Predicted 3D model of a 101-nucleotide RNA (SAM riboswitch aptamer (S box leader)) from Salimicrobium halophilum. The sequence was found by an Rfam model in a public genome assembly. NCBI's taxonomy places the organism under Bacteria, Bacillati, Bacillota, Bacillaceae, Salimicrobium. Its Rfam family is "SAM riboswitch aptamer (S box leader)". Gene Ontology term of the family: regulation of gene expression.

RNA sequence: UUCUUAUCCAGAGUGGCGGAGGGACUGGCCCUACGAUGCCCGGCAACCUAUCAGAAAGAUAAGGUGCCAAAUCCAGCAGGUAUAUUCCUGGAAGAUAAGUC
Numbered sequence: 001u002u003c004u005u006a007u008c009c010a011g012a013g014u015g016g017c018g019g020a021g022g023g024a025c026u027g028g029c030c031c032u033a034c035g036a037u038g039c040c041c042g043g044c045a046a047c048c049u050a051u052c053a054g055a056a057a058g059a060u061a062a063g064g065u066g067c068c069a070a071a072u073c074c075a076g077c078a079g080g081u082a083u084a085u086u087c088c089u090g091g092a093a094g095a096u097a098a099g100u101c
Stems, first nucleotide, its partner, number of pairs: 003099006013041001015040003021031003025076004042068003047064002049061004072093001077090004
């Protein structure tokens, strides 16, 4: 980097360092000197894994990842609904895990 499968309305800090941006992209709408992004500590979760149990469901969390504003913040394409531009469904794109080229 390619492809496949699964999940994405739950959960997670009054900490330390540091000092201006951040929320993938575009358009919105937001967060942010009452301190963003980032790093450390801390935590959440249970995809893999380990242990227990075992018909299955499951329990725990030492390890590999991941995650810790807002539903993946909302929309983007299509269909239905509505005509005050709303609501619903599916998809695309994205993220993560496990596998795969």